[in-house]
Molecule: transfer RNA
Organism: bacterium
RNA sequence: GUCCCGGUAGCUCAAUUGGUAGAGCAGCGGCCUUUUAAGCCGUUGGUUGUGGGUUCGAGUCCCACCCGGGACA
Numbered sequence: 001g002u003c004c005c006g007g008u009a010g011c012u013c014a015a016u017u018g019g020u021a022g023a024g025c026a027g028c029g030g031c032c033u034u035u036u037a038a039g040c041c042g043u044u045g046g047u048u049g050u051g052g053g054u055u056c057g058a059g060u061c062c063c064a065c066c067c068g069g070g071a072c073a
Stems, first nucleotide, its partner, number of pairs: 001072007010025004019056001027043005049065005
């Protein structure tokens, strides 16, 4: 330099052919317990890497760039 994969909650990851962004863990509150842990119930938390474009509507499609990993040179 060229090509491929990935970037979504604090962490690990989903999201079907473009149609309300979710789960587990963690956090917070409660129940239980002598207390803690475990268990159970509830709940907070998101500029979907950045900037543009297409569209009635974009995490998803298109372009450029940034970051991480890989292949070739």